About this RNA
The part of an RNA shown here (large-subunit ribosomal RNA, domain I) has 593 nucleotides and comes from a Planctomycetota bacterium. The full RNA is in RNAcentral, with records from ENA and SILVA. The coordinates come from a structure-prediction model, not an experiment, and the mean pLDDT is 82. Taxonomically the source falls in Planctomycetota (Bacteria, Pseudomonadati).
Context: one part of a larger RNA
Formats: sequence, C1' cells, structure tokens
RNA sequence: AGUGCUUGGCGGAUGUUCUGGCGUUGAGAGGCGAUGAAGGACGUGGGACGGCUGCGUUAAGCUGCGGUGAGCCGCCAACCAGGCAAUGACCCGCAGAUAUCCGAAUCCGGAAACGGGCCGGGGCAAUACCCCGGCAUCCACGACUGAAUACAUAGGUCGUGGAGGCGAACGAGGGGAACUGAAACAUCUAAGUACCCUCAGGAAGAGAAAGAAACCUCGAUUCCCUAAGUAGCGGCGAGCGAACGGGGAUGAUUGCCUAAACCGACUGCCUGUAAGCCUGCAAGCGUUUUGCAGUCGGUGUUGUGGGAUGCAUGUCGUCGGAUUGCAGACCGGCGCAGGAGUUACCAAGACGUGUUCUAGUUGAAGGACCUGGAAAGUUCCGCCGUAGACGGUGAUAGCCCGGUAAGCGAAAGAACACGACCUCCUGAUUGUACUCCCGAGUAGCACCAGACACGGGAAACCUGGUGUGAAUCCACGGGGACCACCCCGUAAGGCUAAAUACUACUCAACGACCGGUAGCGAAUAGUAGCGUGAGCGAAUAAUGAAAAGUACCCCGGUAAGGGGAGUGAAAUAGUACCUGAAACCAAGCACUU
Repeated sequence: AGUGCUUGGCGGAUGUUCUGGCGUUGAGAGGCGAUGAAGGACGUGGGACGGCUGCGUUAAGCUGCGGUGAGCCGCCAACCAGGCAAUGACCCGCAGAUAUCCGAAUCCGGAAACGGGCCGGGGCAAUACCCCGGCAUCCACGACUGAAUACAUAGGUCGUGGAGGCGAACGAGGGGAACUGAAACAUCUAAGUACCCUCAGGAAGAGAAAGAAACCUCGAUUCCCUAAGUAGCGGCGAGCGAACGGGGAUGAUUGCCUAAACCGACUGCCUGUAAGCCUGCAAGCGUUUUGCAGUCGGUGUUGUGGGAUGCAUGUCGUCGGAUUGCAGACCGGCGCAGGAGUUACCAAGACGUGUUCUAGUUGAAGGACCUGGAAAGUUCCGCCGUAGACGGUGAUAGCCCGGUAAGCGAAAGAACACGACCUCCUGAUUGUACUCCCGAGUAGCACCAGACACGGGAAACCUGGUGUGAAUCCACGGGGACCACCCCGUAAGGCUAAAUACUACUCAACGACCGGUAGCGAAUAGUAGCGUGAGCGAAUAAUGAAAAGUACCCCGGUAAGGGGAGUGAAAUAGUACCUGAAACCAAGCACUU
C1' cells in the first nucleotide's frame, strides 16, 4: 500500500405516511364596479420587532336578529400581565354600521399609495388652522341662454339618467401571419390557426323559408350519430372535403311583432274660397276641405296568395257620444262569459303559501382476562344495525369520540314553483267585385373581390366594392351555366326559450391518479433569488403516544462538543431527531506484497 471482515463516521437512497396536488362526475353560481371594484399601500394587538390571517382611526373589531352552550381573548408561538363569560362570552349564520390612502380614480397636478386648489357649510377671536359635503370626461334627454349673422344655428350653463375599469374559459364581429407539409418551391398547405382589436351573455350566435327536394314529398333554428373519407375540389400533387336522406336531443300546431294600402288626431306647408260637418229627412254650425310632409293611434302581416276598399251577409248585455232631433251604421266605457301572461308574442311589480339553500340538531349497541409502554390485538361471553361510509383515539374499534343511516330545524336573507292581485286578448265571419297595397338606388346585369368542401372552372346560390338599374300577383326569386315546361317559395324590416359550448368560483361525491427529483411552478410561492427591463424563477415534509425537549454533576474557553445522571417502551428516537442503502473516510483484526 492493497484485499476481506467487523465497528463507526459521512451521506440521504429506500420503505412507510399525508391538512398538498391531479383528474372526473353531479348540482349550484355564472359576475364585481362611481352606493368607488379587482388589486394594493399604510396602519391596526397591553407587553407586538417580523410573517400570515382578520380588520380600517368604531381598525384580530362595533350593532341587531338567529344558532350553539362553557369556556374564551386567531396562526407561526410559547410566556407574562390583564380581562370577558349562564344578565349566555368565544364560535357559526343572516342583515346592518364603520370602512384611511392609492387604484377606472373622476377637482387639478403627479415619479401610485403624494402635493396643491375652488365653492358651500361648520368649529375658532381669526381671512391662520381644522372638520364635513361638492367640483372629471363622454353619451342621451330636458330646460335656460346664445356668436360671426336678422330669424336661426354652432357654442355655453344647469338638471336628470347612463357609461368608463376588472374578470378563467366559452361566444360574435373587425383584422390576420410564419415556421411547417408538398421530401426543393411559387398556386396550394399550415389556417381563417396563432396573435391583435371591438363588443356581449350566462350562455353567445342562428332562427320561423324569395328553404330543401324531385314530379314523391318535408316543413324555423341549434347540437349529436350516420350518410362518408362518399359526391366532389386539387401544381388532379401534398392535401382539402360536403349536402340530400335516415336516426336522436329539444321543442313554440313552419312561434311572433312590424312597413304599405285604408281610417282618425295633431303640427307645418302649397293653392286661394271651391266646399265641409258619417248616411237619409229637418233644423243648424261655420272656415276650412281636398292635396303634400311629419309624428302619434287604429287597421294589417300572407303564398292552398294575403290585406285594404266597396257591396252583400253575420255578430253577449247595458250605458254614453257627434252640431241637434229620429232611424241606421260606427266608436268608446262598464258588466258578464271564455282565454293568455312577465324569455319573444303589451308590460310593471308587490303579496301569500310551499320547497330548497345560507347556522344547526336528534341519532342504536361492550365488557372482562392475557400480552404489552399503551389494546382498538388474542381469548371468552354479549349487543346494535334504515347506522359494518370514513376519520380519530398510546398497535388493527360497528357498540370510546366525531360522525354515518334515518329524521327534525330559520328571527333574517336568497333562489325556484304555485296561488290570488294585476295586466292583456276574444265574444266572430263569409262571399264577391273592378280598384289600391304587399319593404328601391333594392333585385337584376357588367367588371373586380370574398365566402361557399368547390383553387375561374360549365360555376349557379350567398356577401361586398364600382357602374348601371326593374317589376307589385297576368308579379318576383329559386331548383348548380343558359332556355322552355313543371315544381318550390315570397327578398330587399325586426324579436324569439330549449336542446349546445365553457368553468375563474361554491357544495357534494369519486379515482386499476401522484406520494416530496413524484403530484400544480408552488405540501403554498409567483416567495427567496436573478435581470436596466420585458421577464425568468427555486429549495426546504416526518423526534416521541405525550415535550415527558435531558433537573443535577463532571471535562472544556462562562465554548463547541462530550461523559454521567434523569425522562421515555425505545435516546444508535436528543430538535444536525422515523427508517438510514451506496459512493467516500476512519479504526480494529486477519491475510497478501
């Protein structure tokens, strides 16, 4: 020096564990904000220096109403002092009060958490200082003012209401890549993806046929399965990729409201005295009628075409009207009968009842011996069960504790359902006929684009830009160039629940999910740390049943560390603490050189 064995050190693998994660399912909720949010800063405790939590100068809290019932003054985190509590504390739920400063931040400024103003009111001797309230912008509506410029308008001022910002995904719209693939690359693909912007809702969007079909028919929209990797598109490359039909979910019988024709009221205007006042008769009124434009009300809403108007026909009761009387027609009110409704179809709520949620509560049944530090283990003898889910308790507990099954419970608040109030509708229609209306710079067409599975193609349909530019039912659009026949539909206005998508958040339950190099980045942390910044971004779990955390003695530097003693079942469980592998280091013994 090496090899082997043993004993230790170092080290932290492995095993076991879990108040942490991951995922799924079912419900709920789907928003918060100028009544100042989200997020922060600074404060706030008797001793309180720090972090977390809570709270806001009323500051780990104040008030009321409920629940509970003996302890309590949050956690890391003990201790001292002092308090509170059966006159019900602490704790839990509901509703209130307070709620500094910053932040949309909104009186002005600003390098956020700061500085400085004006107006009104109050305190004060005070114009010092202090306290309270108001003072942003934009939009809509209303009122008052009011230029150039006469009327007016712009502008200004005030009042009322609204908006602004934040938020995980889902949604609609406006913009919109490249890498990549095509084994290169340009059309193409990736992809209308990523990303940016705007806006909304609990869902959004779509939606009641100018549809789809095929000579049979279906009957708004949405979503799923299929049709089907089919028909097609495609440097016919790579690739892209339907629809009809069928089956389901849901459901509102293809659900509703308007525009127009026509009637009425009001306002303004052209013309300038014609006439008008529902009709008939009689009387009377008296300057507007007709026309044009606008607003409001009625009517009306369809494709076997519908509606208006005229005529004919029909229509619960009663009261009233207009220039007046009578008759008819028309309109309105009330009553009666029937029906509908707060998601569209008109629209606002408050009330009552019930259910559920936001605190809770009742809740069966076991003892002994033995082993052990400890019984829940073993043995013996029992018991309950609408409860043998689960967790805890000194080892493995149906009967020890919390719970579980099954029941019960709300002063207050919330959601939903129903009822009555209330609101609205109906009490008719049918037939016929000329006439009138049925959404215009629209449809169509040309050129150019986009979007359709469809890349310009035989390229329709749909949307847009530029130009041109119809028709009103004997009409118009579509059926994949185009024409005819035939069939289907009625554009150029609008609203509409459900089935569908998502989960930041709440509750419950579950897992052939992880178990500390795993599982979220995070057993809490966007922390420590890094970066000028945008941003990047960790690690650290485990004594013991219980601190019983080693009184006292000794060595040592009033150390570190250790030896006794003591605690404990155990101290080779001693805060560097469960187990404690290997590498590596040392000591002892044996052997080899």